The part of an RNA shown here (large-subunit ribosomal RNA, domain VI) has 266 nucleotides and comes from a Thermoguttaceae bacterium. Model confidence (mean pLDDT): 84 of 100. The RNAcentral record of the full RNA draws on ENA. Rfam family: Bacterial large subunit ribosomal RNA. On this family, see Yusupov et al., Science 2001: "Crystal structure of the ribosome at 5.5 A resolution".
Context: one part of a larger RNA
RNA sequence: CGCACGAAACUUGAGGAGAUUCUUCUUUAGUACGAGAGGAUUUGGAAGGACGUCCCUCUGGUGUUCCAGUUGUCGCGCUAGCGGCACGGCUGGGUAGCUAUGGACGGAAAGGAUAAACGCUGAAAGCAUAUAAGCGUGAAGCCCGCUCCAAGAUGAGGUUUCGUAGGGCCAUUGGCCCGAAAGUCCCCUGGAAGACUACCAGGUUGAUAGGCCGGAUGUGUAAGUGGGGUUAACCCAUUCAGCUAACCGGUACUAACGGACGAACG
Numbered sequence: 001c002g003c004a005c006g007a008a009a010c011u012u013g014a015g016g017a018g019a020u021u022c023u024u025c026u027u028u029a030g031u032a033c034g035a036g037a038g039g040a041u042u043u044g045g046a047a048g049g050a051c052g053u054c055c056c057u058c059u060g061g062u063g064u065u066c067c068a069g070u071u072g073u074c075g076c077g078c079u080a081g082c083g084g085c086a087c088g089g090c091u092g093g094g095u096a097g098c099u100a101u102g103g104a105c106g107g108a109a110a111g112g113a114u115a116a117a118c119g120c121u122g123a124a125a126g127c128a129u130a131u132a133a134g135c136g137u138g139a140a141g142c143c144c145g146c147u148c149c150a151a152g153a154u155g156a157g158g159u160u161u162c163g164u165a166g167g168g169c170c171a172u173u174g175g176c177c178c179g180a181a182a183g184u185c186c187c188c189u190g191g192a193a194g195a196c197u198a199c200c201a202g203g204u205u206g207a208u209a210g211g212c213c214g215g216a217u218g219u220g221u222a223a224g225u226g227g228g229g230u231u232a233a234c235c236c237a238u239u240c241a242g243c244u245a246a247c248c249g250g251u252a253c254u255a256a257c258g259g260a261c262g263a264a265c266g
Base pairs, nucleotide, nucleotide: 001152005163006162007161008160009159010158011157015149016148017147018146021049022048023047024046025045026044033038051106052105053104054103055102059100060099061098062097066093067092068091069090070089071086072085073084074083075082076081111143112142117137118136119135120134166178167177168176169175170174183261184260185259186258187203188202189201190200191199208255209254210253211251212250213249214248215247218243219242224238225237226236227235228234
C1' cells in the first nucleotide's frame, strides 16, 4: 500500500514445515521345524540407547550485585571497628536467573487407497485359471491422523462486537472546509519479551518499576557489653544472633509528564 467505511477480538485452513528411530529381555516356547546341533513366524508385557520438545521440584554447575573466614599493605589521629588494593586478593558456602550430566513427555494407536505377494467368484476355452467383467487381504512406504506456520490463499475467506454522518459556505444532482467517534500511535514506567524492531503488563479511575514494610532464602551466631582465661591467643553469655541480590506478598512515598492520528470511497 492492497484486501470497496473505520476499528477491535476470535477463527477456517488452500498450502508449507517438522516428527514418524533403533536395540535388548521376557511370554507364546525350548513349541512349530529339524536325525541332531540348533531354533522360529506370530501375540502380549517390560526395559533401554540415540534424537527431539518443554522445564528447574530433585541432583549438580554458575552465580565478579549475598554471607562468613583469612594474608599482606595503605587509609579513617590511635585502640576497637571498618574501608581501598592485591586474579572477586585467597578460601568456604550460596538466592533468583540461566543451565545438563538433572526432571517430565514424545515417536504411537485408529482409518483410507495401494506395492511385492496371497486369495474369492469366474468365463473367453463345457476343463483349468486370482482377471477378461466383478470382489478381497496386504508394508517402516503414499493420503490422513500428531505438532507448528499460515487469507499478499490479490481466489486477499468467516464470525462477533464497537463507532455514524454534526456545523459553516457555494448550491440543481452535488462540491469544499471545520469539528469529531470507536480505536490506535508517538511518548513515559517496566518485563522470566527482546540484537533493533516486535510482543506483553501498565500510565493516577494506577501496584508498571524503584523505595519502604512483612516474609522466604542464604550465611552461620554481628557490633557493643558482661564473664572466664598464665589477663595471651581465645572461649562463654546476651544470640539459631547480625546481615541478606535478582524471590513472594503488601503499601501511592517517588516516577508513569505530555502530544498526535483517526470513518462512506478509491